[in-house]
Context: one part of a larger RNA
RNA sequence: AGACGGGGACCCGCACAAGCGGUGGAGCAUGUGGUUUAAUUCGAAGAUACGCGAAGAACCUUACCAAGGCUUGACAUGUAAAGAAUCUUGCAGAAAUGUGAGAGUACUAGCUUGCUAGAACUUUAACACAGGUGCUGCAUGGCUGUCGUCAGCUCGUGUCGUGAGAUGUUGGGUUAAGUCCCGCAACGAGCGCAACCCUCGUUCUUAGUUGCCAGCGAUUCGGUCGGGAACUCUAAGAAGACUGCCUGCGUAAGCGGGAGGAAGGUGGGGAUGAUGUCAAGUCAUCACGGCCCUUAUGCCUUGGGCAACACACGUGCUACAAUGGGACGUACAAAGAGUCGCAAUACCGCGAGGUGGAGCCAAUCUUUAAAACGUCUCUCAGUUCGGAUUGUAGUCUGCAACUCGACUACAUGAAGUCGGAAUCGCUAGUAAUCGUAGAUCAGCUAUGCUACGGUGAAUACGUUCCCGGGUCUUGUACU
Numbered sequence: 001a002g003a004c005g006g007g008g009a010c011c012c013g014c015a016c017a018a019g020c021g022g023u024g025g026a027g028c029a030u031g032u033g034g035u036u037u038a039a040u041u042c043g044a045a046g047a048u049a050c051g052c053g054a055a056g057a058a059c060c061u062u063a064c065c066a067a068g069g070c071u072u073g074a075c076a077u078g079u080a081a082a083g084a085a086u087c088u089u090g091c092a093g094a095a096a097u098g099u100g101a102g103a104g105u106a107c108u109a110g111c112u113u114g115c116u117a118g119a120a121c122u123u124u125a126a127c128a129c130a131g132g133u134g135c136u137g138c139a140u141g142g143c144u145g146u147c148g149u150c151a152g153c154u155c156g157u158g159u160c161g162u163g164a165g166a167u168g169u170u171g172g173g174u175u176a177a178g179u180c181c182c183g184c185a186a187c188g189a190g191c192g193c194a195a196c197c198c199u200c201g202u203u204c205u206u207a208g209u210u211g212c213c214a215g216c217g218a219u220u221c222g223g224u225c226g227g228g229a230a231c232u233c234u235a236a237g238a239a240g241a242c243u244g245c246c247u248g249c250g251u252a253a254g255c256g257g258g259a260g261g262a263a264g265g266u267g268g269g270g271a272u273g274a275u276g277u278c279a280a281g282u283c284a285u286c287a288c289g290g291c292c293c294u295u296a297u298g299c300c301u302u303g304g305g306c307a308a309c310a311c312a313c314g315u316g317c318u319a320c321a322a323u324g325g326g327a328c329g330u331a332c333a334a335a336g337a338g339u340c341g342c343a344a345u346a347c348c349g350c351g352a353g354g355u356g357g358a359g360c361c362a363a364u365c366u367u368u369a370a371a372a373c374g375u376c377u378c379u380c381a382g383u384u385c386g387g388a389u390u391g392u393a394g395u396c397u398g399c400a401a402c403u404c405g406a407c408u409a410c411a412u413g414a415a416g417u418c419g420g421a422a423u424c425g426c427u428a429g430u431a432a433u434c435g436u437a438g439a440u441c442a443g444c445u446a447u448g449c450u451a452c453g454g455u456g457a458a459u460a461c462g463u464u465c466c467c468g469g470g471u472c473u474u475g476u477a478c479u
Stems, first nucleotide, its partner, number of pairs: 001479002003476003007473007015463002019426005026318008034309002042053002064304007073129001077128002079125005086103007107118004131293002134291003140287002142282003145278001147276001152191006158167003171182003197270004202239007212228002216226003242264001245258005307445001320419001324378006336367003341360002346355003385416001390411007432455007
């Protein structure tokens, strides 16, 4: 100087407390361990692995296994030789592949038909080489997690100390903040903080179609038409908030209260992550040192596996019901996506869906909001709760749904009556609850993830205690 303490002081955080809803019990989904297997490919491992890499495992993907094949190779560059490329098709085979038949003779240049040369592509031969999701993340780059959006981490010059170092950065206040003020052997500065950026909330200006409709007219009653430029909205610019004003306290910084205001003291949310820590994670995104394989640890194909199942754990979904289930009626979003696409009206089907194809490369067309509300019913039951499981019949995607897809109809109707010890999230448009969309994607295992809006709470006395963190100080046989 650090690190540590069941030492001290001060401070903070959904850390506790106060509340609301969960997990842990059930069924299922999904990930992991274990076991099994020819293979169940690999990685991730307290917090910081476990709906994680994977924003889509039937084939492909695919890295694994079995079998069948290839050896200059699926891919790149170089040499030589032959042939345009390419297209159609027979046979063997599970395919890869092997072996035949036919069509075809182009383009550019030299240039007299013809010949020669060249570019691209195909085949053959030999070799340099290719190839490796093989190993090492403890050789690495890059990227990422975490402490932590915590308030810290340093430097120059000066001064002090033999020196390591100290001072500055400590102290008194204050702040979300090493934020600012005052003091001080320090004076300054840098990376962080804050601000600058995006978005939401208010107003104004400009603009008015595909969006809007107050007043006027028409109307098929649909902003539909004429029209309007007010309003909503759209999207570009600007204004607005600064403790600016008042008041109390204070030397100041600032704090409490108030006015005005759409917004008040960081207005809400996001992006943004200092020096460093964990030899943290990733050689399987990619790149790369070293090592290893080279008729195989490379490459191609068919089939299987990644989906197994006594069991254990994590994360979720659906429930156990009456603040509910069912039937009918009826209202209101936002944000997205769409030409290999979204698909309306209409017709067929109980339905999944089918036929058909208006419109739309979209403020124009398409893509159903659901909880809520109104009426009726059920009356506390393993039920008109719950929907697992199973049978039958179908629909759709796709060469192909057996292993192993989703969905529909009818039938079946399991566990489950609120969950032990323990444990998680959340402080406001939040929790809870209700639907909607998107990426990936032929289809889908999505109950996942990422966004979007609808309805919309309770509680916080307080900091003694648990956990994590910051500053100062103290002890130490640790470095």
Background:
This is a predicted structure of a 479-nucleotide part of an RNA (small-subunit ribosomal RNA, 3' major domain) from an uncultured Campylobacterota bacterium. The coordinates come from a structure-prediction model, not an experiment, and the mean pLDDT is 83. The RNAcentral record of the full RNA draws on ENA, Greengenes and SILVA.